[in-house]
Notes:
RNAcentral holds the sequence, with entries from ENA and MGnify. The RNA shown here (transfer RNA) has 83 nucleotides and comes from a Mycobacteriales bacterium. The coordinates come from a structure-prediction model, not an experiment, and the mean pLDDT is 80. Taxonomically the source falls in Mycobacteriales (Bacteria, Bacillati, Actinomycetota, Actinomycetes). Its Rfam family is "tRNA". Gene Ontology term of the family: triplet codon-amino acid adaptor activity.
RNA sequence: GCCGGGAUGAUGGAACGGUAUACAUGGAGGUCUCAAAAACCUCUGUCCGAAAGGGCGUGCGGGUUCGAAUCCCGCUCCCGGCA
Numbered sequence: 001g002c003c004g005g006g007a008u009g010a011u012g013g014a015a016c017g018g019u020a021u022a023c024a025u026g027g028a029g030g031u032c033u034c035a036a037a038a039a040c041c042u043c044u045g046u047c048c049g050a051a052a053g054g055g056c057g058u059g060c061g062g063g064u065u066c067g068a069a070u071c072c073c074g075c076u077c078c079c080g081g082c083a
Base pairs, nucleotide, nucleotide: 001082002081003080004079005078006077007076010025011024012023018066026044027043028042029041030040031039045056046055047054048053059075060074061073062072063071
């Protein structure tokens, strides 16, 4: 240099162009108990806000589309192959 695969909450990881983060792990609070463990329930990206609610957010920057994690272009980084 060329080819292929990948980057998603704190972590693993799913997601047909239509609620971004299902599910699991971790964390916080609660129920149960004499107490605990286990089990079960709720919450758990970020910013603004007292709350209700709203904005933003899938490596970065653009584009297509009514709508993009998903399609297209460029770039960064990681893994593998070829030279």